[in-house]
Molecule: transfer RNA
Organism: Actinomycetota bacterium
RNA sequence: GCCCGGGUAGCUCAGACGGCAGAGCAGCUCACUCGUAAUGAGCAGGUCAAGGGUUCAAGUCCCUUCCCGGGCUCCA
Numbered sequence: 001g002c003c004c005g006g007g008u009a010g011c012u013c014a015g016a017c018g019g020c021a022g023a024g025c026a027g028c029u030c031a032c033u034c035g036u037a038a039u040g041a042g043c044a045g046g047u048c049a050a051g052g053g054u055u056c057a058a059g060u061c062c063c064u065u066c067c068c069g070g071g072c073u074c075c076a
Base pairs, nucleotide, nucleotide: 001072002071003070004069005068006067007066010025011024012023013022019056027043028042029041030040031039049065050064051063052062053061
């Protein structure tokens, strides 16, 4: 340099066909308990890597860039 996969909540990851952004764990509050753990109920938490384009509407489609992982990098 080229090819493929990935970047979404603090962490690990979902999110067919474009149409209200989610789960588990973690955090916080409450219940239960002498107390802790466990369990149950609830709450909060997101510029969907960045920029641009298409569209009534983009996490999703198109272009460019950045980051992570893997592969390739030949011949007389």